A computed fold for a 99-nucleotide RNA from uncultured Allosphingosinicella sp., annotated as SAM-I/IV (S-adenosyl methionine) riboswitch aptamer. The sequence is in RNAcentral, with records from MGnify. The model forms 88% of the base pairs in the Rfam consensus. The source organism's lineage runs through Bacteria, Alphaproteobacteria, Sphingomonadales, Sphingomicrobiaceae and Allosphingosinicella. Rfam family: SAM-I/IV (S-adenosyl methionine) riboswitch aptamer. Rfam 15.1 lists 567 matches to the family in 508 species. Clan: SAM clan. On this family, see Trausch et al., PNAS 2014: "Structural basis for diversity in the SAM clan of riboswitches".
RNA sequence: GCAUCCAGAGCAGGCCUUGUCGCCUGCGCCAACCUGCCCAACCCGGGCAAGGUGGCAGUCCCCAACGGGACGAUGCGGCCGGACGGCAACCAAUAGGGU
Numbered sequence: 001g002c003a004u005c006c007a008g009a010g011c012a013g014g015c016c017u018u019g020u021c022g023c024c025u026g027c028g029c030c031a032a033c034c035u036g037c038c039c040a041a042c043c044c045g046g047g048c049a050a051g052g053u054g055g056c057a058g059u060c061c062c063c064a065a066c067g068g069g070a071c072g073a074u075g076c077g078g079c080c081g082g083a084c085g086g087c088a089a090c091c092a093a094u095a096g097g098g099u
Base pairs, nucleotide, nucleotide: 001076002075003074004073005072010027011026012025013024014023015022016019028056029055030054033052034051035050036048037047038046041099042098043097044096045094058071059070060069061068062067078087079086080085
């Protein structure tokens, strides 16, 4: 700087400064933001929770409403390497449109 905050998803144990998001651990679950993969190929679109994050809290204000704003949160892959560069990513998953 850009995008999103509609919806979704929890139990057990432990700790204390007992907190109207408290912290930690274990197991579980949710979600397509990034990477990767799924169509003969590519683009749009869609899909797959595999790899990387994240989540299982958003709060407040203005407006008749639509909508807008402030603060806050998350994402804009990971690992190795001095660099060039290299490595891993499921037994899952393409309806439709275009070339």